Model confidence (mean pLDDT): 82 of 100.
The RNA shown here (transfer RNA) has 72 nucleotides and comes from Candidatus Giovannonibacteria bacterium RIFCSPHIGHO2_01_FULL_45_24.
The source organism's lineage runs through Bacteria, Bacteria candidate phyla and Candidatus Giovannoniibacteriota.
Rfam family: tRNA. From the family's description: Transfer RNA (tRNA) molecules are approximately 80 nucleotides in length. It is annotated as a transfer RNA.
Order: sequence, then C1' cells, then structure tokens
RNA sequence: GCCGAGGUAGCUCAACGGCAGAGCAAUCGCUUCGUAAGCGAUAGGUUGGAGGUUCAAAUCCUCUCCUCGGCU
Repeated sequence: GCCGAGGUAGCUCAACGGCAGAGCAAUCGCUUCGUAAGCGAUAGGUUGGAGGUUCAAAUCCUCUCCUCGGCU
C1' cells in the first nucleotide's frame, strides 16, 4: 500500500430503513434475624467522527479515525 471483519449503556452483545433493546453491573425497594440468592422498579446512549440519500438512517452511500485478521 491492497482486501476483509469490527466500533451501539460501565462490560458482553442484539436491533433485515419505521419508538435504540437484552443480560450482567449500578441505585432503590420487597423478601431475610442478617448476608447471599431470588423478585420488582429506576437510571444509564451525540449508535467512533463528519457529510450525503430518504418522509424517516445504528442500518444505505462517501470521506475519515481506531482495533483485529489476511496479502504484498
């Protein structure tokens, strides 16, 4: 330099152009003599960044940054 995969909540990951979700973690509550476990609720996101297409973009297109793999 070329090709491919990936970047979404604190962590691990979903979401075939139509309200961004789950599990774990956090906080509060229920339960318990107490703790753990269990159950319920709450909070947590400029979907790596910029631009474009579209009534509507995490999703499609372009550029760019970062990580991993392959080729040279």